[in-house]
RNA sequence: GCGCUCUUAGCUCAGUUGGUUAGAGCGUUACCUUGACAUGGUAAAGGUCACAGGUUCGAGUCCCGUAGGGCGCA
Numbered sequence: 001g002c003g004c005u006c007u008u009a010g011c012u013c014a015g016u017u018g019g020u021u022a023g024a025g026c027g028u029u030a031c032c033u034u035g036a037c038a039u040g041g042u043a044a045a046g047g048u049c050a051c052a053g054g055u056u057c058g059a060g061u062c063c064c065g066u067a068g069g070g071c072g073c074a
Stems, first nucleotide, its partner, number of pairs: 001073007010026004019057001028044005050066002053063002
């Protein structure tokens, strides 16, 4: 330099053929339970879906570009 692939919550990840609300587990916070802690239970907070642009009635999903990570070729 070229090709492929990944980027979604603090962490690990799901998200179907573009379709009506963006989710799970862990973690965090509050409460219940305990003499106290742990376990357990209930609830809540937390997201510009890497960034920017485009297509579309509608984009996490499709297209172009940029950035970063991984793999391969030279």
Molecule: transfer RNA
Organism: Ignavibacteria bacterium